[in-house]
């Protein structure tokens, strides 16, 4: 002179979460950690409070109960519907985690060439 390196950041997959609403997002306050050291925010997180806010369908669905309906003279016998645990699936969430690619410290010092 060059370059290597944070925290993140975006794209793509994969595996979950929520949709009986948390998460993300937005505000205040207090905090913590951040290229190999020191330090440090306008960048990340965590935490308490506050305000707001939603795309959902569809298939399956077992025992007794209960309802409604058909057949029977009826006993309650038999057959349908109809609901919910739970499963599946196709969607939605500015959604989590982790790999991959590319982007990536203003300030002194160090480290490679």
């Nucleotide at each position: 002179c060059a370059g290597a390196g944070u925290a993140g950041g975006a794209a793509u997959g994969a595996c979950g979460c929520g949709u009986a609403a948390a998460g993300u997002g937005c505000c205040g306050c207090g905090a913590a950690a951040u290229g190999g050291g020191a330090g440090g925010u306008c960048g990340u997180u965590c935490g308490c409070g506050g305000a707001c806010g939603a795309a959902a369908g569809g298939g399956c669905g077992a025992a007794g109960a209960u309802c409604c309906g058909g057949c029977g003279a009826g006993a309650c016998g038999c057959c349908g519907a109809a609901a919910a645990a739970g499963c599946c699936c196709u969607g939605c969430g500015g959604u989590g985690u982790c790999a991959u690619u590319c982007c990536g410290c203003a300030u002194c010092c160090g480290c490679u060439g």
Molecule: THF (Tetrahydrofolate) riboswitch aptamer
Organism: bovine gut metagenome